This is a predicted structure of a 481-nucleotide part of an RNA (small-subunit ribosomal RNA, 3' major domain) from an uncultured Verrucomicrobiota bacterium.
The RNAcentral record of the full RNA draws on ENA, Greengenes and SILVA.

Context: one part of a larger RNA
């Protein structure tokens, strides 16, 4: 000068405490570890792996395995060479690929023409191609923490032989090295905060959604037609929030408590944004890329087969043990993203997945209405039950060449464990937990109960910093660097 201390002050944070809800006990569904295999490809391992890479494993993917095959290759440039075959079909053999065998063209340019060169292909030969082969402890690039924690540094001054200090410490004070005062410093950058984006109030302009609000015109009414931009929205542009105003604490500042107006008040709420650095953290399996390896194989093509195997253990959800449920019935309110090999309406068939059909709609117009909890009736009466839905049977529907290994869904039937879960341990401070339902991405199809997004209902609680974790400043001791 750091580091650490079962040193000390000060001060933060769902860090404790005060509440809610869960994990840890059951079933599944997932991913890991082991364990089995010919193979169960690889990686990622405290927090920061483990619904992670992977926003889609029947084949493909696919990087493992088994077998059958190519050897200038599936791809790229380039040079020599052979030639009539290229695309494309035909036929043989096969499980496919592969192999074999037939038929099957053309451009230009020079020349009368024969033909000659050049373009494509093809044959052999060669440089080379190729490798998800090691190395993330050679690397870029890019991520994750610590942490959106308030801190990291520089000039030039000064002070010390030097290391280095000083500014950055000190008193207030903030979410903040914010901001004031002070002071051998005066300044400056990198981050804080602003500038960006959604959200929440008005106003303007905008008018093929929206309304009959006014007008007229059909209609019993729902509403349609015309007209027409009030309102609602749809965008665009402006205001609007600055401690701006009053009171108040302190000697004064900043700055805190109170309070008016206001849609909103003191960063309004959310979002992108991550200083110096740290962990030789992660990725050579996205890519790029040194070096080392393989080159008839560590490279290339296919079939099938594994990634899905299961005595077992452990993370992460999902569904549930029920009456604040659970069936039946009626019946109300979103919002934000999708559609052209695509959404698919009305109408018919099926108990049902589903199917026939094709009205409209590159969409504010069609798809499109019924969202589910919620609310109204009305059944169940505390029971392993009208809870609870594993499992098995049977039968069926969709995709795809193919659902056997190994979809997804529907329909009878069957009804497992569970009666609230030891020790122990997560997340949450408001539109937040908790709880319902709906979208989208990958995508033929799905393992989605996973991700990311939207709208509905919608709480309790925080006395307080003693104590646990973690983190900032100041200062102590130190056998550490």
């Nucleotide at each position: 000068u750091g580091a650490c201390g079962g040193g000390g002050g000060c001060c933060c944070g769902c860090a404790c405490a005060a509440g809610c809800g869960g994990u840890g006990g059951a079933g599944u569904a997932u991913g890991u570890g082991g364990c089995u295999u010919a193979a169960u490809u690889c990686g990622a391992u405290g927090c920061a792996a483990c619904g992670c890479g992977a926003a889609g494993a029947a084949c493909c993917u696919u990087a493992c395995c088994a077998g059958g095959c190519c050897u200038u290759g599936a791809c790229a440039u380039g040079c020599a060479u052979u030639u009539c075959u290229a695309a494309g079909u035909u036929g043989g053999u096969g499980a496919a690929a592969g192999c074999c065998a037939g038929c099957g063209a053309a451009u230009g340019u020079c020349g009368a023409a024969a033909g000659a060169c050049a373009u494509a292909a093809c044959u052999u030969g060669c440089a080379c191609a190729g490798g998800u082969g090691c190395u993330g402890c050679a690397u870029g690039g890019c991520u994750g923490u610590c942490g959106u924690c308030a801190g990291c540094u520089c000039g030039u001054g000064u002070c010390g032989u030097g290391a280095g200090a000083u500014g950055u410490u000190g008193g207030g004070u903030u979410a903040a090295g914010u901001c004031c005062c002070g002071c051998a410093a005066c300044g400056a950058g990198c981050g804080c905060a602003a500038c960006c984006c959604c959200u929440g109030u008005g106003a303007a302009c905008u008018g093929u959604u929206g309304c009959c609000a006014c007008c007229g015109g059909c209609g019993c009414a729902a509403g349609c037609c015309g007209a027409g931009c009030a309102c609602u929205c749809u965008g665009u542009u402006c205001a609007g929030a600055c401690u701006g105003c009053c009171c108040u604490g302190u000697g004064a500042a900043a700055c805190g408590g109170g309070g008016a107006g206001g849609a909103a008040g003191g960063u309004g709420g959310g979002g992108a944004c991550g200083a110096c650095g740290u962990c030789a953290a992660g990725u050579c399996a996205g890519u790029a890329u040194g070096g080392c390896c393989c080159u008839u194989a560590c490279g290339g093509c296919c079939u099938g087969g594994g990634c899905u195997g299961c005595a077992c253990a452990c993370g992460u959800a999902c569904u549930a043990c029920a009456a604040u449920g659970c069936c039946c019935a009626g019946u109300a309110c979103a919002g934000a993203a999708c559609g052209a090999u695509c959404c698919g309406a009305g109408a018919c068939c099926g108990c049902g997945a589903g199917g026939u059909g094709g009205a409209g709609g590159a969409a504010a117009u069609c798809u499109a209405g019924u969202a589910a909890a919620a609310c109204u009736g009305g059944g169940c009466u505390c029971a392993g039950u009208u809870c609870g839905g594993a499992u098995u049977g049977g039968a069926g529907u969709c995709u795809g060449c193919a659902a056997c290994u190994c979809g997804a869904c529907u329909c009878c039937a069957u009804g497992a464990a569970g009666c609230c879960g030891g020790a122990a341990u997560c997340g949450c401070u408001a539109g937040u937990a908790a709880u319902g339902c709906c979208g989208u991405a990958u995508c033929a199809g799905c393992u989605a109960c996973g991700a990311c997004g939207g709208c509905g209902u919608g709480a309790a609680u925080a006395c307080g910093u003693u104590c646990c974790c973690g983190g900032g400043c100041c200062u102590u001791g130190u056998a550490c660097a």